[in-house]
Notes:
Transfer RNA, 74 nucleotides, folded computationally. It matches the Rfam family "tRNA". It is annotated as a transfer RNA. Rfam links the family to the GO term triplet codon-amino acid adaptor activity. Rfam's curators write: Transfer RNA (tRNA) molecules are approximately 80 nucleotides in length. RNAcentral holds the sequence, with entries from ENA.
RNA sequence: GUCGCCGUAGCUCAGUUGGUGAGAGCGCAGAGCUGAUAACUCUGAGGCCGGGAGUUCAAGUCUCUCCGGCGACA
Numbered sequence: 001g002u003c004g005c006c007g008u009a010g011c012u013c014a015g016u017u018g019g020u021g022a023g024a025g026c027g028c029a030g031a032g033c034u035g036a037u038a039a040c041u042c043u044g045a046g047g048c049c050g051g052g053a054g055u056u057c058a059a060g061u062c063u064c065u066c067c068g069g070c071g072a073c074a
Stems, first nucleotide, its partner, number of pairs: 001073007010026004019057001028044005050066005
């Protein structure tokens, strides 16, 4: 330099041909249970989906561009 894949919650990830509350597990906070802790049960907080632009009635999902990570080739 060329090509490909990826970027969604603190971490690991899901999100099914664009469709109308953005989710799961772990972690965190509170409550219950216990003599107390762990475990377990319940509840809750936390993200506008890497930045920007475009298409559309509607974009995490499509297109372009930039940034970052990984890989292959050179």
The prediction has a mean pLDDT of 81.